Small-subunit ribosomal RNA, 5' domain from Hymenobacter translucens, 511 nucleotides, folded computationally.
Context: one part of a larger RNA
RNA sequence: GGAUGAACGCUAGCGGCAGGCCUAAUACAUGCAAGUCGAACGGGUGUAGCAAUACACUAGUGGCGCACGGGUGCGUAACGCGUAACCAACCUACCUGAAUCUGGGGGAUAGCCCGCCGAAAGGCGGAUUAAUACCGCAUAACACCACAGAGCGGCAUCGCUUCAUGGUUAAAGAUUUAUUGGAUUCAGAUGGGGUUGCGUGACAUUAGCUAGUUGGCGGGGUAACGGCCCACCAAGGCGACGAUGUCUAGGGGACCUGAGAGGGUGAUCCCCCACACUGGCACUGAGAUACGGGCCAGACUCCUACGGGAGGCAGCAGUAGGGAAUAUUGGGCAAUGGGCGAGAGCCUGACCCAGCCAUGCCGCGUGCAGGAUGAAGGCCUUCUGGGUUGUAAACUGCUUUUAUCUGGGAAGAAAAAACUCAUGCGUGAGGAACUGACGGUACCAGAUGAAUAAGCACCGGCUAACUCCGUGCCAGCAGCCGCGGUAAUACGGAGGGUGCAAGCGUUGUCC
Numbered sequence: 001g002g003a004u005g006a007a008c009g010c011u012a013g014c015g016g017c018a019g020g021c022c023u024a025a026u027a028c029a030u031g032c033a034a035g036u037c038g039a040a041c042g043g044g045u046g047u048a049g050c051a052a053u054a055c056a057c058u059a060g061u062g063g064c065g066c067a068c069g070g071g072u073g074c075g076u077a078a079c080g081c082g083u084a085a086c087c088a089a090c091c092u093a094c095c096u097g098a099a100u101c102u103g104g105g106g107g108a109u110a111g112c113c114c115g116c117c118g119a120a121a122g123g124c125g126g127a128u129u130a131a132u133a134c135c136g137c138a139u140a141a142c143a144c145c146a147c148a149g150a151g152c153g154g155c156a157u158c159g160c161u162u163c164a165u166g167g168u169u170a171a172a173g174a175u176u177u178a179u180u181g182g183a184u185u186c187a188g189a190u191g192g193g194g195u196u197g198c199g200u201g202a203c204a205u206u207a208g209c210u211a212g213u214u215g216g217c218g219g220g221g222u223a224a225c226g227g228c229c230c231a232c233c234a235a236g237g238c239g240a241c242g243a244u245g246u247c248u249a250g251g252g253g254a255c256c257u258g259a260g261a262g263g264g265u266g267a268u269c270c271c272c273c274a275c276a277c278u279g280g281c282a283c284u285g286a287g288a289u290a291c292g293g294g295c296c297a298g299a300c301u302c303c304u305a306c307g308g309g310a311g312g313c314a315g316c317a318g319u320a321g322g323g324a325a326u327a328u329u330g331g332g333c334a335a336u337g338g339g340c341g342a343g344a345g346c347c348u349g350a351c352c353c354a355g356c357c358a359u360g361c362c363g364c365g366u367g368c369a370g371g372a373u374g375a376a377g378g379c380c381u382u383c384u385g386g387g388u389u390g391u392a393a394a395c396u397g398c399u400u401u402u403a404u405c406u407g408g409g410a411a412g413a414a415a416a417a418a419c420u421c422a423u424g425c426g427u428g429a430g431g432a433a434c435u436g437a438c439g440g441u442a443c444c445a446g447a448u449g450a451a452u453a454a455g456c457a458c459c460g461g462c463u464a465a466c467u468c469c470g471u472g473c474c475a476g477c478a479g480c481c482g483c484g485g486u487a488a489u490a491c492g493g494a495g496g497g498u499g500c501a502a503g504c505g506u507u508g509u510c511c
Base pairs, nucleotide, nucleotide: 001511002510003509004508006507007506008505009504010503013364014363015362016361017360018359019357020356021322026320027319028318030317031316032315035064036063037062040061041060043058044057045056046055047054048053071275072274073273080200081199082198083197084196085195086194087193090192091191095188096187097186098185099184100183101182102181103137105135106134113126114125115124116123117122143168144167145166146165149162150161151160152159153158173180174179175178201247202246203245208238209237210236213235214234215233216232218230219229220228250272251271252270253269254265255264256263257262277298278297279296280295281294300311301310302309303308328354330353331352332351336350337348338347339346340345367398368397369396370395377389378388379387380386381385403448404447405446406445407444408443412438419430420429421428422427455500456499457498458497459496460481461480462479466495467494468493469492470491476483477482
């Protein structure tokens, strides 16, 4: 000098864009953050109706979603991450393309009703009922399994194609009758899983470490390879090219600095990983060993009728605490994106906005021109005088960014749905309409009037900027050298000056 998620002191007019618990992964009151579908199902309630019925809403069964999105950095020195490869060892719901099929039955159960237990959370019994819930049966392959043959290929195990025989395995309907859904298989796309080379902290004042340890055979398990797990067998495996141990730490894209090499950092944004009160465990599912699911144990908090129950903000706000220190218990789904739905739509603290904070960057303003009797006052002085503040002020003219008021007033939003036309369907085309949280905001025009707006640090040398007074090794200053003991440009005040400027200085940290 540059930089900063900064803090502190003094000061403070505005706007745009960004950023905002670095500490206690401490504890959490309250509200919200994941629902949706009646075009899967039987009920219930309401409205209209004499009724049939229609419409609306919905507790429950069922489907899809809840594994995304959002948070944090505890752990982890590791195939965790980065990069480059491999899987002849793998999975992939929804989506896309292609092929084939969708036949016929059964028994339950929630809800509702009745009864009972309990303070509650909740639970039990009986009767009855539906389904795209559940279970058999039929059919069946280019799927899977077993065994035989042929051909081709490779990268060790092997792979691919073709063909014969035998065996195994499926489905669900809804409705507005045109669609949509269901089952099996192949392929794609997307997302993941696994393996490997290389790279990725400190300490040798850590030198030896290792028994599922290293390998084999056989099995179990997995989507899949594998000591991943198990039985048996062998005695191996790693290490000064740093094993093992201890300490520290999420990694990368990037960011800061630097001419570069390098050094430092890993806030915001993006990718990956890990975690969700602490530890363990599985279930469901295409996918989790699951932040707002479950079970067990523990610590803590709360309710209780003392028998027993409930909870998990490292989601968004917010509270207490800690701290030098870090914001609103705000608005909206209008846009973008996500979930469900045929759609209308519903949900969305993701997101879009607003609020607070000079925390940062950038921009604007606090006037401009003229004006000498160089006014008054202050300060200095060699003191009837002079110098300086200083064109500075007054005064004259001008302007109106900004401010205040008045009026106008956006873009971000054109779709989807509906309608019309074309089309066998899918779909395509067309015209018109509806929809804005921000916000009466930005912006524009007009009116008024210099009107509403400057500080902070420094002035001995380094280092731009000097005099007077006070003090008298005192009080004090100080980044280094050093100032102060009676003429202090170094302390305190004043006048003047210098530098930056809505900031200025100090402190911490990095280069």
Taxonomically the source falls in Hymenobacter (Bacteria, Pseudomonadati, Cytophagia, Cytophagales).